[in-house]
């Protein structure tokens, strides 16, 4: 000189649960509360999952189905601080 590896510091979010409020339901949305997250910032026209009101089928159970929803499921994309 080149690469990996990582302390540190300011700081962020915010799982379950619980309380309202929304929605057919997944789930969202505010408080409250932290399992945890170096993107647990952001993107639903890329894959995967949830959900079935509607609609289609079945004598009935029920089964399919997304125009709904999940980015803290992978996956694109933009960033904070460093013995950088």
């Nucleotide at each position: 000189g080149u690469g990996a590896a990582u302390a540190a510091a300011a700081g962020g979010c915010a799982a379950a649960c619980c309380u309202g409020u929304u929605g057919a339901a997944a789930g969202a949305c505010a408080g409250g509360g932290a399992c945890g997250c170096a993107a647990a910032g952001c993107c639903a026209a890329g894959g995967g999952u949830c959900u079935a009101a509607g609609g289609u089928c079945u004598c009935a159970g029920g089964a399919c189905u997304a125009u709904g929803a999940c980015a803290g499921c992978c996956g694109g994309u933009u960033g904070c601080c460093g013995c950088a």